[in-house]
Overview: A computed fold for a 1489-nucleotide RNA from Nitzschia sp. (in: diatoms), annotated as small-subunit ribosomal RNA. Its Rfam family is "Bacterial small subunit ribosomal RNA". Its mean pLDDT, the model's own confidence on a scale to 100, is 81. Lineage of the source: Eukaryota > Bacillariophyceae > Bacillariophycidae > Bacillariaceae > Nitzschia.
RNA sequence: UAUUUAAUGAGAGUACGAUCCUAGCUCAGGAUGAACGCUGGUGAAAUGCUUUACACAUGCAAGUUAAACGGAAAUUUUAAAUUUAAGUAGCGAACGGGUGAGUAAUAUAUAAGAAUUUACCUUUAAGAUGAGAAAUAAUAUUUAGAAAUAUUUAAUAAUAUUCAAUAGACUUAUUAGUGAAAAAAUACGAAUUUUGCUUAAAAAUAAGCUUAUAUUUGAUUAGCUAGUUGGUAAGAUAAAAGCUUACCAAGGCGAUGAUCAAUAUCUGAUUUGAGAGGAUGAUCAGACACAUUGGAACUGAGAUACGGUCCAAACUUCUACGGAAGGCAGCAGUGGGGAAUUUUCCGCAAUGAGCGAAAGCUUGACGGAGCAAUUUCGCGUGAAGGAUUACAAUUUAAAAAUUUUAAACUUCUUUUAUUAGUGAAGAAAAAAAUGACAUGUAACUAAAGAAUAAACAUCGUCUAACUUCGUGCCAGCAGUCGCGGUAAUACGGAGGAUGUAAGUGUUAUCCGGAAUUAUUGGGCGUAAAGCGUUUGUAGGUGGUUUAAUAAGUCAUUUAUUAAAUAUUAAAGCUUAACUUUAAAAAAAUUCUUGAAACUAUUAAACUUGAGUAAUAUAGAGGUAAGGGUAAUUUUCAAAGAAGCGGUAAAAUGCGUGAAUAAUGAGAGGAAGAUCAAAAGCGAAGGCAUUUUACUGGAUUUAAACUGACACUCAGAAACGAAAGCUAAGUUAUCAAAUGGGAUUAGAUACCCCAGUUAGUCUUAAGCUGUAAACGAUAGAUACUAAAUAUUUUCUAGAUCAAUCUAUAUUAUAUUGAAGCUAACGCGUUAAGUAUCUCGCCUGAGAAGUACGCUCGCAAGAGUAAAACUCAAGGGAAUUGACGGGGGUCCGAACAAGCGGUGGAGCAUGUGGUUUAAUUCGAUGAAACGCGAUAAACCUUACCAGAAUUUGACAUGAUAUAAAUUCUUUUUAAAUAAAGAAGUAUUUUAUAUUAAUUAUAAUAUAAAAAAUAUAUACACAGGUGGUGCAUGGCUGUCGACAGUUCGUGUCGUGAGAUAUUGGGUUCAGUCCCGCAACGAACGUAACCCUUAUUUUUAGUUGCAUUGAACUCUAAAAAAACUGCUGAUGAUAAGUCAGAGGAAGGAGAGGAUGACGCCAAGUCAUCAUGCCCCUUAUAUUCUGGGCUACACACGUGCUACAAUGGAUAAUACAAUAAGAUGCAAUUUCGUAAGAAUGAGCUAAUCUAUAAAAUUAUUCUCAGUUCAGAUUAUAGGCUGAAACUCGCCUAUAUGAAGUUGGAAUCGCUAGUAAUCGCUGAUCAGCAAUACAGCGGUGAAUACGUUCCCGGGUCUUGUACACACUGCCCGUCACACCAUGGAAAUAAAAAUUAUUUAAAUAUAUUUAUUUUUAAUAUAAAGAAUGAAUUUUGUAACUAGGGUGAAGUCGUAACAAGGUAACUGUACUGGAAGGUGUGGUUGGAACAAAUUUA
Repeated sequence: UAUUUAAUGAGAGUACGAUCCUAGCUCAGGAUGAACGCUGGUGAAAUGCUUUACACAUGCAAGUUAAACGGAAAUUUUAAAUUUAAGUAGCGAACGGGUGAGUAAUAUAUAAGAAUUUACCUUUAAGAUGAGAAAUAAUAUUUAGAAAUAUUUAAUAAUAUUCAAUAGACUUAUUAGUGAAAAAAUACGAAUUUUGCUUAAAAAUAAGCUUAUAUUUGAUUAGCUAGUUGGUAAGAUAAAAGCUUACCAAGGCGAUGAUCAAUAUCUGAUUUGAGAGGAUGAUCAGACACAUUGGAACUGAGAUACGGUCCAAACUUCUACGGAAGGCAGCAGUGGGGAAUUUUCCGCAAUGAGCGAAAGCUUGACGGAGCAAUUUCGCGUGAAGGAUUACAAUUUAAAAAUUUUAAACUUCUUUUAUUAGUGAAGAAAAAAAUGACAUGUAACUAAAGAAUAAACAUCGUCUAACUUCGUGCCAGCAGUCGCGGUAAUACGGAGGAUGUAAGUGUUAUCCGGAAUUAUUGGGCGUAAAGCGUUUGUAGGUGGUUUAAUAAGUCAUUUAUUAAAUAUUAAAGCUUAACUUUAAAAAAAUUCUUGAAACUAUUAAACUUGAGUAAUAUAGAGGUAAGGGUAAUUUUCAAAGAAGCGGUAAAAUGCGUGAAUAAUGAGAGGAAGAUCAAAAGCGAAGGCAUUUUACUGGAUUUAAACUGACACUCAGAAACGAAAGCUAAGUUAUCAAAUGGGAUUAGAUACCCCAGUUAGUCUUAAGCUGUAAACGAUAGAUACUAAAUAUUUUCUAGAUCAAUCUAUAUUAUAUUGAAGCUAACGCGUUAAGUAUCUCGCCUGAGAAGUACGCUCGCAAGAGUAAAACUCAAGGGAAUUGACGGGGGUCCGAACAAGCGGUGGAGCAUGUGGUUUAAUUCGAUGAAACGCGAUAAACCUUACCAGAAUUUGACAUGAUAUAAAUUCUUUUUAAAUAAAGAAGUAUUUUAUAUUAAUUAUAAUAUAAAAAAUAUAUACACAGGUGGUGCAUGGCUGUCGACAGUUCGUGUCGUGAGAUAUUGGGUUCAGUCCCGCAACGAACGUAACCCUUAUUUUUAGUUGCAUUGAACUCUAAAAAAACUGCUGAUGAUAAGUCAGAGGAAGGAGAGGAUGACGCCAAGUCAUCAUGCCCCUUAUAUUCUGGGCUACACACGUGCUACAAUGGAUAAUACAAUAAGAUGCAAUUUCGUAAGAAUGAGCUAAUCUAUAAAAUUAUUCUCAGUUCAGAUUAUAGGCUGAAACUCGCCUAUAUGAAGUUGGAAUCGCUAGUAAUCGCUGAUCAGCAAUACAGCGGUGAAUACGUUCCCGGGUCUUGUACACACUGCCCGUCACACCAUGGAAAUAAAAAUUAUUUAAAUAUAUUUAUUUUUAAUAUAAAGAAUGAAUUUUGUAACUAGGGUGAAGUCGUAACAAGGUAACUGUACUGGAAGGUGUGGUUGGAACAAAUUUA
């Protein structure tokens, strides 16, 4: 478009811990006159300097006519002819071909128009008289010149030129004037015919002119114009016209964008898109413009002429230096430029063009070929079968898998390419002739043979396609996000796969996707976006009724919109691309005829919008002039005494010269408590004591008047907080700046003091013009549920009245249905549903900045970019985490107590230092008496030295030997060397001997197992690295109460709910309520020990011999808020009590949720990868891990009388014991030695200590304390020096209760006392793990410190506050602004000069020529303007893993933040003044539920 049919729209990635939205960036598609990389078989059709309108060598691209003309030359010869073509003449050369510099309208496109010309062609009509006339080129001749060329003299022709006559025609209106022509061919001649000539008219074609509409960007270009706009007259022209001139008038254009600047040929069309649109203007076609640059005319029908002329300029060439010649943006071609674009080809055979009577000639137009994968289209590179899935490659879990029916192999085919043969159309006229392409092309036939033919890119995601090796934030990749720091599907190679295919990928550009400028088709409360507010002009829009008109609108008809293209249907090349034929639009402009609803115009009415008048009312509305008041400050007086003031605490400051406080009197300025409220008024800013005057607006009632007078408004005008400026005043308070005191690392701040300044206040004095000027919400109109409250008012009712009630209007608020919204939220005061108008937005930063302009006294305001950088930036909400936010709960967290550490000496561990080595690990809590529950050797991993190399240890092959034991030498030892003893064990077979047999022994042969040696390779070995590659184990938050799932419901979604709330508990323990209902891991319970009893059993306890007791070890019981009372929701539970061995988890232990800390461990063990392999492996001796100026942790012993010493007397439990525990007796001062009863364990092995009793010491460095040292012994062990423990005697340090700080503990606990064990030859043990004995004090309580749970709140954090993040300074790089100055270009203007040409004048003159004047391109000089560069220096901006200073912001961010303005400071910033909430917390009031 449309009745139907038919055609017709795709998204993804990227922010965030995750979500929705806004918003940008990027990709997938198509296209190209393309270029570049790699690769390349063939045919057809097309296309091919987009850049320097840069410069061009060479050749060609426009000639033709002898039937216009004279003359000449050549050829032959029938001297009548033929051929050539320099010159005169005619026609053509204004077409065809090229290019796009200029041009924003003298252009183009479309549509109209009137005042014009038009050669050749066509048609019609008329004509061509005069043997008119004078010349001229060629030619000959002379001169000059290098040449180009110029020139003298002489002769000559024409369809060349010209005179006279005539015609029509024109000018005029007159008896007038002007004013045409040419011949040639055929023919002996005439006539005729053909071709020309002249005039007039017409047609056609072509051209000129005019008008309307359309036609890029900029207002940081707003005013432009002087022949400019119009008129009259004249001139000029083919023609209208200021086209030109004179005079007159003062017009003309412009916000519907003039002028100026920039850019640009325009169109049919091409490309993209669903379309509307956007971009483009190669090829083909139409128009325009140009022809080295600029100017000019001539000829002509036509030119201001690409291959003509003149002049000037630049450049090139020639030159005899005097002068000449030239114009490829025609076809080829060259140089140059560039990423980049072809042959110095063939032919006029076809189509067309010019000339000619014609034949014909010419034609780089054109037809063809050549080059180029530049594009489009077609074809091919083989087809079928073929598995023990060969070889090979890659991978591998080592089984195999993939490449792979792919190949090989078998059979078949021959398009294409090659060879040979046949062989067109394109060509047509009466006939003949004529083919560049094409040396036979297209096509057809035949031959042989899979033969001649596959690449490019990609494979993390978007996006189809995956593995391995190498590399190790390197090398590199990348369109976006991003990849690479030792296991890279992202880099490079390989294998494999995917896509396209004679191509493929990249780059560039355009459209699309992008609804991302939105007419179709977006938005503006918080994301970017409503002007600070009002008045109002142009403009846009506009109430009800009737009539007319027909501009818009709609219908119909006409014409045009060139062809090609595109669409549809056919046809022709083997098909296709391509070509041809036919058909048909739509939109647009226009014509004709109609329609009359809507808009518009005109006319006439209306009242509801709007306004006027009247009535009544409320109010911090405005301006001016007066009056009054509390308080602050200050002055005076009196009185009074030493402090006042200020802060978290202080100090500066004031005060004996009498302050402060309290009293009285006065002065002065500013302000306006309570009432007061979410209240009222105003356009906004804003407005509050009271009185008076003047004055603006609003609302109510009723319905008198006007009769659409309305709404919104670009530009314009007015008002406009605070700060600030100018002038003059005033100055009480407060108070930027300033000074001082504090705080602090600093403190240009927060706190305090001061007085001083500006300011704050006033002016019928001005300026400025901005704010978070906010409801972050433009104005107007209409419609769309309710409820409540307040304000003003009308009406009705009630009441004596104040006043109250109901309905309605106006205004202001709260909640809320529908609806809307990204959500938050809005919701009759809309952010709902609609209409009208204005303003504004289009990623973040740079920047509301620079430059320019306007305004301003200034400060500044308004307007307002770009380069460059980034892939983000932003809004709302969610879950966490965090807060020097809040509520609440808990904890040996604080408090109340007891005892310690920190001081001393010693032990032990660590750091540090040292060393040949002082092996390694652990390092806030959560390392440091830790790994280690035993370092003299060993252990041992370290160091020095000496040795070994298939190894100290494992498996596998061959050979030899039984194994094995012992001795000697050497050595520090390992090792090395020598020698002796020994020929075995088991099984089988045979033989012999012995024996009654069983059997035994011996010999031989074979086999088996183990061990050793030798040989060689696979391999062993590693306490070497990585705990940031891992398993396992462990610590920590934390014995904290939490962590999740299913279904349902709510939300667009992340998520929420459940798990929150009211109570309660050790506890997410339990109860109640509830859009939730259930469940899991944790909690609790189940398990162990212990306290009581019973039953059963009882060895080895007991001076009691009994299973009676203690006890042992097996099974049971018992405790559950079960009972009573109080309290509480009658619940859960809590408090008290009874009974009970035990009471509210009886006490203790084991048991450690989801997870966090890349926490710890590769040195327990295991293990990936990497590394060492005569050494980083293995053996040995000695040394070291034990060092020692020092620092820290954990402990022991003490400092004494609650004690030390001596003597005597009591009471345990756990546990261990054959390489053992060891009684007893003897010896020794003792450690211990000798002896060895008992015990393989309820049987044997032990003095428990503190305690108690008695004596002594008497406050002292001691009868405390015991370090250190000496001597002599003992024990273990090859070994006691480095480096063990114990004993005796002697020695007798420090230390007299411990600074800041800090640790443990709530009952059989702390404190204190001893005992046992593991490891172990011995011991460093004062440690560790256990055992029992004696046995306290205190807890009001949760304000504070620390840690944790939970609810809520804020957040710019999410690696989660050890977070994020701001600015100066320093360094590097990048682009930009300013800038003395300087360079270039453009157009303009002034002066001078001035070519050709044109016009005019003058002089001489037959014409011609010369001179002068004017116009005038160009040139020179000057001026100002615009634009583009460069620039010393300078300013801010941006970017940059690890620079400096602080910490401004995000939490109440530690002084709430932000904001306009002013001052100020290294910097972020601070302070004053006014404003905002986009501030937390608390309290009160109000409202709603």